[in-house]
RNA sequence: AGAGUUUGAUCAUGGCUCAGAUUGAACGCUGGCGGCAUGCUUAAUACAUGCAAGUCGAACGGUAACAUGCUCUUCGGAGUGAUGACGAGUGGCGGACGGGUGAGUAAUACAUAGGAAUCUACCUAGUAGUGGGGGACAACCUGGGGAAACCCAGGCUAAUACCGCAUGUUUCUUACGAGAUAAAGAGGGCCUCUUCAAAAGCUCUUGCUAUUAGAUGAGCCUAUGUCAGAUUAGCUAGUUGGUAGGGUAAAGGCCUACCAAGGCUACGAUCUGUAGCUGGUUUGAGAGGACGAUCAGCCACACUGGGACUGAGACACGGCCCAGACUCCUACGGGAGGCAGCAGUAGGGAAUAUUGGACAAUGGGCGAAAGCCUGAUCCAGCAAUGCCGCGUGUGUGAAGAAGGCCUGCGGGUUGUAAAGCACUUUCAAUUGGGAAGAAAGAUUUAGAGUUAAUACCUCUUAAUAUUGACGUUACCAAUAGAAGAAGCACCGGCUAACUCUGUGCCAGCAGCCGCGGUAAUACAGAGGGUGCGAGCGUUAAUCGGAAUUACUGGGCGUAAAGCGCGCGUAGGCGGUUAGUUAAGUUAGAUGUGAAAGCCCCGGGCUCAACCUGGGAACUGCAUUUAAAACUGGCUAACUAGAGUAUGGUAGAGGAGAGUGGAAUUUCAGGUGUAGCGGUGAAAUGCGUAGAUAUCUGAAGGAACACCAGUGGCGAAGGCGGCUCUCUGGACCAAUACUGACGCUGAGGUGCGAAAGCGUGGGUAGCAAACGGGAUUAGAUACCCCGGUAGUCCACGCCGUAAACGAUGUCAACUAACUGUUGGGCGGGUUUCCGCUUAGUGGUGCAGCUAACGCAAUAAGUUGACCGCCUGGGGAGUACGGCCGCAAGGCUAAAACUCAAAUGAAUUGACGGGGGCCCGCACAAGCGGUGGAGCAUGUGGUUUAAUUCGAUGCAACGCGAAGAACCUUACCUACCCUUGACAUCCAGAGAAUCUGUCACAGAAUGUGCUCUCUUUGAGAGAAUUUGGUGACAGGUGCUGCAUGGCUGUCGUCAGCUCGUGUCGUGAGAUGUUGGGUUAAGUCCCGCAACGAGCGCAACCCUCGCCAUUAGUUGCCAGCAUUAAGUUGGGCACUCUAAUGGGACUGCCGGUGUCAAACCGGAGGAAGGCGGGGAUGACGUCAAGUCCUCAUGGCCUUUAUGACCAGGGCUACACACGUACUACAAUGGCCGGUACAACGGGCAGCCACUUCGCGAGAAGGAGCAAAUCCCUAAAAGCCGGUCUCAGUCCGGAUUGGAGUCUGCAACUCGACUCCAUGAAGUUGGAAUCGCUAGUAAUCGCGGAUCAGCAUGCCGCGGUGAAUACGUUCCCGGGCCUUGUACACACCGCCCGUCACACCACGGGAGUUGGUUGUACCAGAAGCAGUUGGGCGAACCUUCGAGGAGGCAGGCUGCCAAGGUAUGGCUGGUAACUGGGGUGAAGUCGUAACAAGGUAACC
Repeated sequence: AGAGUUUGAUCAUGGCUCAGAUUGAACGCUGGCGGCAUGCUUAAUACAUGCAAGUCGAACGGUAACAUGCUCUUCGGAGUGAUGACGAGUGGCGGACGGGUGAGUAAUACAUAGGAAUCUACCUAGUAGUGGGGGACAACCUGGGGAAACCCAGGCUAAUACCGCAUGUUUCUUACGAGAUAAAGAGGGCCUCUUCAAAAGCUCUUGCUAUUAGAUGAGCCUAUGUCAGAUUAGCUAGUUGGUAGGGUAAAGGCCUACCAAGGCUACGAUCUGUAGCUGGUUUGAGAGGACGAUCAGCCACACUGGGACUGAGACACGGCCCAGACUCCUACGGGAGGCAGCAGUAGGGAAUAUUGGACAAUGGGCGAAAGCCUGAUCCAGCAAUGCCGCGUGUGUGAAGAAGGCCUGCGGGUUGUAAAGCACUUUCAAUUGGGAAGAAAGAUUUAGAGUUAAUACCUCUUAAUAUUGACGUUACCAAUAGAAGAAGCACCGGCUAACUCUGUGCCAGCAGCCGCGGUAAUACAGAGGGUGCGAGCGUUAAUCGGAAUUACUGGGCGUAAAGCGCGCGUAGGCGGUUAGUUAAGUUAGAUGUGAAAGCCCCGGGCUCAACCUGGGAACUGCAUUUAAAACUGGCUAACUAGAGUAUGGUAGAGGAGAGUGGAAUUUCAGGUGUAGCGGUGAAAUGCGUAGAUAUCUGAAGGAACACCAGUGGCGAAGGCGGCUCUCUGGACCAAUACUGACGCUGAGGUGCGAAAGCGUGGGUAGCAAACGGGAUUAGAUACCCCGGUAGUCCACGCCGUAAACGAUGUCAACUAACUGUUGGGCGGGUUUCCGCUUAGUGGUGCAGCUAACGCAAUAAGUUGACCGCCUGGGGAGUACGGCCGCAAGGCUAAAACUCAAAUGAAUUGACGGGGGCCCGCACAAGCGGUGGAGCAUGUGGUUUAAUUCGAUGCAACGCGAAGAACCUUACCUACCCUUGACAUCCAGAGAAUCUGUCACAGAAUGUGCUCUCUUUGAGAGAAUUUGGUGACAGGUGCUGCAUGGCUGUCGUCAGCUCGUGUCGUGAGAUGUUGGGUUAAGUCCCGCAACGAGCGCAACCCUCGCCAUUAGUUGCCAGCAUUAAGUUGGGCACUCUAAUGGGACUGCCGGUGUCAAACCGGAGGAAGGCGGGGAUGACGUCAAGUCCUCAUGGCCUUUAUGACCAGGGCUACACACGUACUACAAUGGCCGGUACAACGGGCAGCCACUUCGCGAGAAGGAGCAAAUCCCUAAAAGCCGGUCUCAGUCCGGAUUGGAGUCUGCAACUCGACUCCAUGAAGUUGGAAUCGCUAGUAAUCGCGGAUCAGCAUGCCGCGGUGAAUACGUUCCCGGGCCUUGUACACACCGCCCGUCACACCACGGGAGUUGGUUGUACCAGAAGCAGUUGGGCGAACCUUCGAGGAGGCAGGCUGCCAAGGUAUGGCUGGUAACUGGGGUGAAGUCGUAACAAGGUAACC
């Protein structure tokens, strides 16, 4: 620091996801040791049991228990507070600290900085005191009540308990005269007197009282900061302030009375939801974000609610009272309780520990102290919960062992890994030793202080004996032995790490993209590898990456995003000069910013984590001093911004009134006759009752042709005949004036197309709805005929539009060129030119932009202010609120769901887009197919089987160049299992051929039959047979695992590359353009220049000529014959080899001086001369595993092999391709002429004879320019038939034969006789062909025993037509649109049906919370009363006074209750839309002109 994911690819935009760090975690697998930390995040749920706050006898009366002493004793014990001590009690101090929790609390809280009107026990320092009296109450005793808790009455008693009096430094109050207010003693020692005791005195320590000051702690006030919601906009009556009083420790509406009517709020009051706050923690480069466990500071709470008491301090966690809920005890009368202290229990939960030890240390309470108490604390236990450290060995060791896995079978890998050999012993185990944490305190010694004192007490010093929970401590040593100690996740990309097997869209995986449908590096297992390591993964959560809320640091023309447009309030911002001020700003100083933490430098545990010392930092706040540039405030001025005045100019700017002509329609009248109208074509409609057409006249409404223009005006919406009235704004010129008066603008307010609404008019045309006619499968549409609202006017609503320049307003600056509108100036003047200004357009540089594009009218460079955006869908929807008569508008979510949605541009493909061009593509022609019969192939059906494949063009006379058996793959039977075929092993037999036997055949059995040699029997080759296993075999599957081959677009003219250039890039350029061609053929031009595969040419063949060569070919001339038969010849034909020839070469024209085209000459041939072979990059997962080859799978007494018969030949039917016909351009009969390509020995077969014939019997020639097939046919000549189902046509059937073959039944071909079907030129539709072609005629060949109407070739005869490219089909190039890219056989929308999910409404129903009004009134406090009671003081001695208590009353008030509202949650019959869901229904709305342009 980035990466993956939208696309065919690209760049953007934009979301989702990942890699990092972290955690009080949990779960899964695994687990050796130690150190340091941490450990109920949930139910502030309920709690059994134990413990967590006591202490002081040096305050007191005392003595229940224990111990000691003493006394007595009946030896059981009793007495004695005398001593150590001390239960209970009085009293003091402490239970307000420490410990827990985070429910409440958005401010009575917290943080930071300040402030004044306060209190503060214990502590410190100071000042002054501590005099003298009094009366009680507990304990105790007696009596009584109660189950208990506990209570009542009487009696005795002490104090540092309580109450007066005195004094009063001070303090407080004050009317300045005065008045008011305290106290307590205790302990140690000494001395005097004395019999003792008591008392007095001295002294030390301590306590007490008053007060001052400090310290500490606490209370109060102010400012600033502190979550979300405006779908919470108004809140407030002690409310805001004042005066007086009360109250408090203290200011204050804190409380009361009166007076005033204020106070808070858009800088967010009030309300609602959520939440303890902070130091900090975590993340981050930082700024920020999230969090607030442990530790520390503050706050709040203590079962829930209320209340006060005591006290220095509480409205009190382990105190009190009341109310409520719950639990427990009970004798039913009444009582007790509060773990959010430490352990622990139940419950909840994914989840969180021991009912441990000790006060040894630190700290706290009490005490003079010893000491006691202390679940604070220190330790231990449990837990890999986290962080840190250590170990599980080290070295050597190649035969690269065995085993595993893979394999191309050679090997590779696991792997120096193991074993083996040599070492070491950390940790753990056992044994032994062994620090520090301990300082104090006690006793004693010495010194000092105090004192009268060598006592006491305090301090210092020394000595002595002690004090450790942890603890079997840390640490050290010894002993033995590699001995006891490794797992987890991952391995498709992101992301380090790959193979095999299994599985077969199954099982499963998955963070995102996505894997899995028979070759899965993605599932599962294994081998191997990678990462981390006593842990590793997963899940959850936070920050980061995310510049994805953008302060640092984003955007708004088209991606999400500029309000439809003005005016204007608050607010924000604001021209020039001078002075002043010092709020902002800047600098210094001071205070504060707790400690811990983070960071830096040291130190201590062997290191580290951890602990510890110092520093820095804490970016903040406050105070103060200074500066004065900038911003702000104030003062004074200025004129460049803004405005006013004067004079002009243009204009569909607005409102009102009037007025004009053309046209449509209607009405009236005339003329006139049969149609009009409308459409793609029609029909509905109108018209003989006279339409349409035409003429005249009238009525009425609406809109204003030409002018008219990227012309004008207006803020926008918008504005168009003409005239008048009223009126807004803009611009220009020159001066004068005002003097910043300005810009923007949240709320607010006004305007605001069309449609729509209300009331009243109006209505010619047009025209939703509606009716009819068409179209259509349907047509609630498009088209047509009608037609009502509406459109028009007046008044009032509505308030929205793709209200668009998809571009907020204002201001400044930044190249040029050109058009146009308004004004001004200058020059020349009939036109015109230049300058300037305000608009309005086009092009274009810099710059900007993702690109497209924008470009002085910015989307450039800046400034000011406003509005808006943050993935797609759900949704501009629901709910709530506001507005509206309604329609509806404005504001505006969430659940859920997806991994995309989107913009611009690119390459293709496509279009019922465009342009150019080509092709038997159409057209022009000729002949067919489609109708008939038959042949053949296919589908379908049938069958035991009808083997398999091919299936739009590009399957269907195709594989098959030939199924009776064979072929043959199919079916039915029979039968074989190393096999019909191949190789290897060991053994035996010659092999082989022929014949024979059984019910067919195969199989099997038997007999007979070699060569060489060293002549014993072996060996070798080939072969047969039985055996053994390796293996053979498979026309079994997969052409979607493949090779090869082939088809097709298409013999179409295309397809690419290198370098350069352009572009962020995909890509483009080249290859486009202008011409031209059959052609990307060539030329010209050009940021391209070249090149490759294609085109063409080179090859074959036909056409002309030449040369060479003449047999089997030929014959001009000579001879000869029946005959080129023979002699002769090689001129000609021909044969077959080599050459020539044609190249737009020549001429003319056109064309750009080109390429080329047109015409002509010559030529056998002329512009590619005809034909063939030749098939670019690629497309179709095209075809073929049944030609062959081949991976994988399957089969192995069968899916292999053999064989007989059957089938592939079936037959209601449908289709394709052929043949033969329907006849006279013909049929039949007779005669007669002319080919070419080919084939031939298991062959072609002359010729002769026989047969009507197919053919047969003889038989010559020929391995072929020699012989044979071989008759060519159409044609020509002659005859006949005369338009008929025929002398056409030949199917079908009967009979008789021939040939091939082992065999023609299923199932061959041919012949003869007989029979003589359909068919009289073929509907819609459709095919071929452009010249030696179509058409027509015959001939040959391959296959083949036999079997073509098929296929492949050959020649004979031999046409017609092409104006042309509008249309159909296919193709090429350019361009355009696109929501397509599996590429239009594409994509995609909505209803309905089904399933699931979340949400809204909903008669209601049930909770929570809160407001208002009223009732109620416990405990308590305050006030009042004082009939009752009644120690201290006073007293006149009287319960008489002061003061007090119980009780009563009043006020306030918690729970509770009643009524009625608000907010919010759960649930609900039914209902509404939404979302999601491989293959449901109906249509086809959108994307191309999407077939009616789309959209608002």
Source information
This is a predicted structure of a 1496-nucleotide RNA (small-subunit ribosomal RNA) from an uncultured prokaryote. Its Rfam family is "Bacterial small subunit ribosomal RNA". Gene Ontology terms of the family: ribosome and structural constituent of ribosome. Its mean pLDDT, the model's own confidence on a scale to 100, is 84.